Predicted 3D model of a 299-nucleotide part of an RNA (large-subunit ribosomal RNA, domain VI) from candidate division WWE3 bacterium CG_4_9_14_3_um_filter_43_9.
It matches the Rfam family "Bacterial large subunit ribosomal RNA".
Its mean pLDDT, the model's own confidence on a scale to 100, is 80.
The sequence was found in a public genome assembly.
Context: one part of a larger RNA
RNA sequence: CGUUAGAUUCUUGAAGAGGGCUGUCUCUAGUACGAGAGGACCGAGAUGGACGAACCUCUGGUGUACCAGUUGUCCUGCCAAGGGCAUCGCUGGGUAGCUACGUUCGGUUGGGAUAAACGCUGAAAGCAUCUAAGUGUGAAGCCCACUCUAAGAUGAGGAAUCUUAAUACCCGCCGCAAGGCGGGCGAGACUCCAGGAAGACUACCUGGUAAAAUAGUCCGGCAUAUGCCGGGACGGAUAGGCGGUCGGUGUAAGUGCAGUAAUGCAUUCAGCCAAGCCGUACUAAUAAGUCAAAUCAAA
Numbered sequence: 001c002g003u004u005a006g007a008u009u010c011u012u013g014a015a016g017a018g019g020g021c022u023g024u025c026u027c028u029a030g031u032a033c034g035a036g037a038g039g040a041c042c043g044a045g046a047u048g049g050a051c052g053a054a055c056c057u058c059u060g061g062u063g064u065a066c067c068a069g070u071u072g073u074c075c076u077g078c079c080a081a082g083g084g085c086a087u088c089g090c091u092g093g094g095u096a097g098c099u100a101c102g103u104u105c106g107g108u109u110g111g112g113a114u115a116a117a118c119g120c121u122g123a124a125a126g127c128a129u130c131u132a133a134g135u136g137u138g139a140a141g142c143c144c145a146c147u148c149u150a151a152g153a154u155g156a157g158g159a160a161u162c163u164u165a166a167u168a169c170c171c172g173c174c175g176c177a178a179g180g181c182g183g184g185c186g187a188g189a190c191u192c193c194a195g196g197a198a199g200a201c202u203a204c205c206u207g208g209u210a211a212a213a214u215a216g217u218c219c220g221g222c223a224u225a226u227g228c229c230g231g232g233a234c235g236g237a238u239a240g241g242c243g244g245u246c247g248g249u250g251u252a253a254g255u256g257c258a259g260u261a262a263u264g265c266a267u268u269c270a271g272c273c274a275a276g277c278c279g280u281a282c283u284a285a286u287a288a289g290u291c292a293a294a295u296c297a298a299a
Base pairs, nucleotide, nucleotide: 001152005163006162007161008160009159010158011157015149016148017147018146021049022048023047024046025045026044027043033038051106052105053104054103055102059100060099061098062097066093067092068091069090070089071086072085073084074083075082076081110144111143112142117137118136119135120134169184170183171182172181173180174179188291189290190289191288192208193207194206195205196204216234217233218231219230220229221228222227238284239283240282241280242279243278244277245276247273248272249271254267255266256265257264258263
């Protein structure tokens, strides 16, 4: 830009892509077969390999924003307690996330048309012949079935719902009239902002004012073109913070006691704690702006 008004959500499926692998063992059965040696078809079950997808409950890895230990040195006046630097100084662990070495799942099954092949009926050619007319069975292969994409499929599909401004329509006023003036009427999208299990950017996804109100919704009355009055209820967890919790580390500091002391014990499963989960409007999603639809003309 198109899809012939503009939108939001949900879909149909033309077409395309993916997948398609296979071993061993057991039963049938030491059966059929075979002199014996040996040893099945068909069918049923178990367990693997490689490959692939998803995921993080478990087992591990990482985890330079978590916890602890510890060396050297400098600093906070000193002790104690801490901080900086030294590859994250080194060492022992480790949440979320991401991961494989981990977990779960997949190849199936069924239908259709066939290949080689095997048939039925059957002439040419009184016989025979699967073929010439006709007709059946038949493969890991083909078409469906399974998974994914998919209406730019220009043949541009379908459904539901919402909305339609402007010189159009409605109302009021003025005017003899043409006409003039004033008022009313919009779904949605985007910029932007708070963010994200989304992401190079973009795109995608979630949210964006809550109190009050003349906005929305519900009820009642009045009016009825739009409405007016009264009453009740409802309205934001997007990020940070805060509270709780899961979980990690492993028993903080201070004080007391024991010991000459190093140190140990008690207070104390303490203290500290990132990304997880639940809750909570305290802070920040401010402010502001843009676009937006049936006319006319031409083709």